[in-house]
The prediction has a mean pLDDT of 81. A computed fold for a 72-nucleotide RNA from a Bacillota bacterium, annotated as transfer RNA. Lineage of the source: Bacteria > Bacillati > Bacillota. It matches the Rfam family "tRNA". Rfam's curators write: Transfer RNA (tRNA) molecules are approximately 80 nucleotides in length.
């Protein structure tokens, strides 16, 4: 330099055109003599950045940034 794949909450993942879903963690409450476990609830992501297409974009297209692998 070229190609393929990946980038979504504090962490790990799902979602592949119609207002973002789950697990872990956090916080509050319940239970318990207390802790843990268990149960209930709450908050947290303008989806790597910037453009384009579309009535509508995490999703499709382009460029760029970061990462992994392969080729040279």
């Nucleotide at each position: 330099g070229c190609g393929u794949c990946c980038g979504u909450a504090g962490c790990c993942a799902a979602g592949c055109g119609g207002u973002a879903u789950g697990g872990c963690a956090a916080c509050a409450g319940g239970c318990u003599u207390u802790u843990a476990a268990c149960c209930u609830g709450u908050a947290u992501a303008u989806c790597g950045u910037g453009g384009g297409u579309u009535c509508a974009a995490c999703u499709c297209c382009c460029a760029c940034c970061g990462g992994a692998c392969g080729c040279a």